[in-house]
RNA sequence: CGAGCCGGCCGGGCGGCCGCGUCAUCCCAUGGUGGAUGCCGAGGAAGGUCCGGGCUCCACAGGGCUAGGUGGUGGGUAACGCCCACCCGGGGUGACCCGCGGGACAGUGCCACAGAAAAUAGACCGCCGUCGGCACCGGUUUUCCGGCGUCCGGCGGUAAGGGUGAAACGGUGGUGUAAGAGACCACCAGCGCGCGAGGUGACUCGCGCGGCUAGGUAAACCCCACCUGGAGCAAGGUCAAACGCAGGCGUUCGAGGGCGGCCCGCCCGAGUCUGCGGGUAGACCGCUGGAGGCUGCCGGUAACGGCAGUCGUAGAUGGAUGGUCGCCCGUUGCGGUUCGCCGCAACGACAGAACCCGGCCUAUAGGCCGACUCGUCCG
Numbered sequence: 001c002g003a004g005c006c007g008g009c010c011g012g013g014c015g016g017c018c019g020c021g022u023c024a025u026c027c028c029a030u031g032g033u034g035g036a037u038g039c040c041g042a043g044g045a046a047g048g049u050c051c052g053g054g055c056u057c058c059a060c061a062g063g064g065c066u067a068g069g070u071g072g073u074g075g076g077u078a079a080c081g082c083c084c085a086c087c088c089g090g091g092g093u094g095a096c097c098c099g100c101g102g103g104a105c106a107g108u109g110c111c112a113c114a115g116a117a118a119a120u121a122g123a124c125c126g127c128c129g130u131c132g133g134c135a136c137c138g139g140u141u142u143u144c145c146g147g148c149g150u151c152c153g154g155c156g157g158u159a160a161g162g163g164u165g166a167a168a169c170g171g172u173g174g175u176g177u178a179a180g181a182g183a184c185c186a187c188c189a190g191c192g193c194g195c196g197a198g199g200u201g202a203c204u205c206g207c208g209c210g211g212c213u214a215g216g217u218a219a220a221c222c223c224c225a226c227c228u229g230g231a232g233c234a235a236g237g238u239c240a241a242a243c244g245c246a247g248g249c250g251u252u253c254g255a256g257g258g259c260g261g262c263c264c265g266c267c268c269g270a271g272u273c274u275g276c277g278g279g280u281a282g283a284c285c286g287c288u289g290g291a292g293g294c295u296g297c298c299g300g301u302a303a304c305g306g307c308a309g310u311c312g313u314a315g316a317u318g319g320a321u322g323g324u325c326g327c328c329c330g331u332u333g334c335g336g337u338u339c340g341c342c343g344c345a346a347c348g349a350c351a352g353a354a355c356c357c358g359g360c361c362u363a364u365a366g367g368c369c370g371a372c373u374c375g376u377c378c379g
Base pairs, nucleotide, nucleotide: 001375002374003373004372006370007369008368009367010366012328013327014326015325016324017323018322020041021040023038024037025036026035027034043350047361048360050359051358052357053356054355055232056231057230058229067228068227069226070225071224072086073085074084075083076082087101088099089098090097091096102223103222107221108220109217110216111215124162125161126158127157128156129155130154131153132152133151134149136147137146138145139144170188171187172186173185174184175183189213191210192209193208194207195206196205197204198203236285237284238283239282243277244276245275246274247273248272249271256268257267258266259265292311293310294309295308296307297306298305299304329348330347331346332345333344334343335342336341
């Protein structure tokens, strides 16, 4: 310098004007809310609602069945299907990446097409034996005997070779045989068992023995181990019009109400008041300070944990957080250039809280920082 790999971070800035929402104060008004001022006002994913928890209500003696989920090992955590470290398998020259990664000698099922055969095997071509036919050759007195096979058929042997397939019941070499075959032998691969060593463990390494050999599939049933009660802030709670019951006072012997506070007066007038029940409409609480962030030190390979200090105002409920202008920043294009730059225009993503957290996944213009790998060149 080129190519790559992993991790972390930012994701426009400042100001003016107008607008919106919560809250505080004040003002006008006196039950209907309005106005003014001030503070504050979305995210790394607020998203999908896929997991896990807090919180709330309901259910719950104990055990079992059923159903669902998780699945290498060790750790982290409030918990998890998340995270960290390691193991095993696969990919890459490498940094590194990928894996729904328990069990297929508990049982059952399935394995398309092709192929003889797809799982207590099987035989298309081929190879071999034997019998018969046929042809040929030889012998012979014709019928007969013997031999031979680039032919045909029957019966049998074989699984070396060919061919099919994603996958074919160990591989190579030899012995052996009619031809062959773990039938036997040597080496190798792999499986099971035992012993030893290392590791907390998954597992790894070494030695010995065994029978010659075992297909795949559990995101098929199933088996094993572990986990799981249900619903969700429209949870749930408080106040409470309506409505129901009871009682009191009343209906020209007038309760009660209106005419700004009182009296008089005037007007309206058959209901009205209290208690209990009731919980609809409505209002309020829940509603944001938390498994919180940041910094430092300590423990730990790490995830993470401990201690100390410090910071701190979104809470709407038809649902606010926007628009516009100026300057700056970045990118792109065009034009100019004294090559230092200058001017103009366009663009600046994905997206938006709704009880709150921890994750995962998905979307994301552009940019910054760090660790590492490979290649080339130079020293």

Source information: This is a predicted structure of a 379-nucleotide RNA (Bacterial RNase P class A) from an Acidothermaceae bacterium. It matches the Rfam family "Bacterial RNase P class A". Rfam links the family to the GO terms tRNA processing, dimeric ribonuclease P complex and ribonuclease P activity. Its mean pLDDT, the model's own confidence on a scale to 100, is 76.